[in-house]
Molecule: SAM riboswitch aptamer (S box leader)
Organism: Mucilaginibacter straminoryzae
RNA sequence: UACUUAUCCAGAAAGACUGAGGGAAAGGCCCGAUGACGUCUUAGCAACCUGUAUUAACGCAGUUAAUAAAAGGUGCUAAUUCCUGCUCCUGAUUUUAUAGGAGAAAGAUAAGAU
Numbered sequence: 001u002a003c004u005u006a007u008c009c010a011g012a013a014a015g016a017c018u019g020a021g022g023g024a025a026a027g028g029c030c031c032g033a034u035g036a037c038g039u040c041u042u043a044g045c046a047a048c049c050u051g052u053a054u055u056a057a058c059g060c061a062g063u064u065a066a067u068a069a070a071a072g073g074u075g076c077u078a079a080u081u082c083c084u085g086c087u088c089c090u091g092a093u094u095u096u097a098u099a100g101g102a103g104a105a106a107g108a109u110a111a112g113a114u
Base pairs, nucleotide, nucleotide: 001113003112004111005110006109007108008107013042014041015040016039017038021031022030023029026084027083028082043077044076045075048073049072050071052068053067054066055065056064057063058062081106086103087102088101089100090099091098
């Protein structure tokens, strides 16, 4: 970054500094001077990529898969991506309001690509 693929109902916080908005956007609903958001330090979570160990298959060069740990590169540590918006299906309803399911869009992260 008008690109591709995968994942997104799990998990994981303290201290210091700062000082007013923050949760992407709209609507809602929340967080916030009992200090949010942000920055730094330390700690932790997870297992996407690299590397490691074991096992299996193919095979004997290594590749692939599964599992384990967490060394390195990222990421993350309020609320399901906080919820909803668009389409379809089902239920219910006079209408409005509304419940459940599937998908899309948007977004985030990783690995690629340019």